[in-house]
Context: one part of a larger RNA
RNA sequence: UGACGGGGGCCCGCACAAGCGGAGGAACAUGUGGUUUAAUUCGAUGAUACGCGAGGAACCUUACCCGGGCUCAAACGCCAGAUGAAGGGAGGCAGAGACGUCUCCCGCCCUACGGGGCAUCUGGCGAGGUGCUGCAUGGUUGUCGUCAGCUCGUGCCGUGAGGUGUCGGCUUAAGUGCCAUAACGAGCGCAACCCCCGCGGGCAGUUGCCAACAGGUUAUGCUGGGGACUCUGUCCGGACUGCCGGCGCAAGCCGCGAGGAAGGCGGGGAUGACGUCAAAUCAGCACGGCCCUUACGUCCGGGGCGACACACGUGUUACAAUGGCCGGGACAGAGGGAAGCGACAGAGCGAUCUGGAGCGGACCCCGAAACCCGGUCUCAGUUCGGAUCGGAGUCUGCAACCCGACUCCGUGAAGCUGGAUUCGCUAGUAAUCGCGCAUCAGCCAUGGCGCGGUGAAUACGUUCCCGGGCCUUGUACA
Repeated sequence: UGACGGGGGCCCGCACAAGCGGAGGAACAUGUGGUUUAAUUCGAUGAUACGCGAGGAACCUUACCCGGGCUCAAACGCCAGAUGAAGGGAGGCAGAGACGUCUCCCGCCCUACGGGGCAUCUGGCGAGGUGCUGCAUGGUUGUCGUCAGCUCGUGCCGUGAGGUGUCGGCUUAAGUGCCAUAACGAGCGCAACCCCCGCGGGCAGUUGCCAACAGGUUAUGCUGGGGACUCUGUCCGGACUGCCGGCGCAAGCCGCGAGGAAGGCGGGGAUGACGUCAAAUCAGCACGGCCCUUACGUCCGGGGCGACACACGUGUUACAAUGGCCGGGACAGAGGGAAGCGACAGAGCGAUCUGGAGCGGACCCCGAAACCCGGUCUCAGUUCGGAUCGGAGUCUGCAACCCGACUCCGUGAAGCUGGAUUCGCUAGUAAUCGCGCAUCAGCCAUGGCGCGGUGAAUACGUUCCCGGGCCUUGUACA
């Protein structure tokens, strides 16, 4: 100087407390450990691995296993030699295919004649490797932590390591600011500048809107028209403790009120200091070194990554009456769409099929569900719950046996609120309800990322648990 203390003081954070809903028990989905296997490819492992790399494993992907092939090679650069019947297209045979073999058709270009270009073959130099090392590395990332810290120049103090500044008082979300001060300043962080939401104004009105006028309809902005309103887009304004009152010596801070759409950081996002964990990644990419070279490269068929006595994590669905089922009625936002979204009509109980308007889209696809009204069930393993299994189908795709999703009929399991323990959340939040997107032929999506609808309870307080910040104290540690 740090680090540490079951030392002290001060202060934060859904850290505890106060509440609400979960996990831990059940079934299933998914990831992991283990076990198994020819292979169950590899990585990630307290917090900071485990619905993670996977924003799409039937083949492909694919790196793994088995089998069958190739060796200038699946792809690429250069050199030398040869050839232009090189080669390209179509088809037959054998084969699981890769590949092998056969037949048919087409069949070089430019030239200054030296050659050049293109393609293939042969030979060679380079290739290729998801092989190893993240403890050789770049780049990127997680975490402490959006915590308020981390430093520098000059000066001063100290023999020196170093200290001071950065300490103290008050204050703040903040090393935020003020005062004080052997320090005076400055930098990286904080804040602000950026984006979205909330109010208003100017400008602009189509595919959006409809107040006044006119026309028309069973009805509808349907039509003429209009820019008022909503909305869309762009540019501005607006909030600063600015005003009043109170506390305080002051600086400044706290609390109240007015005005206001919004009040004290208005809400959300982006933004992550010096560094820590030899943290993660050589399998995204790049790269040093090492290793393989008729194989540790590469092509193909099949299998595996999907196994299953078990164990754990994350989720979905439930155990019901604040509910299940049936009928009727209403209201979003965001986003996507051409090998696409597909209204509507017909067929089918249905998944879906056939035809197909409109839409490269404020125009079309484009109807949300919880909710409301009526009916039924009457507390039961049930009209709860839907696993599992049998049968019949639909669709995608070369192909759904291993191993897809969905539909219909039948079957109806466990489960009656979950031990010790443990997680999230302070407001349009939790809880609950549906909708969309990426990836994508299809989909194992209950995942991820977004969007809106309905919409709470509680916080006395900081003694205690966890993590952190500042000052101080002790020294068994460096």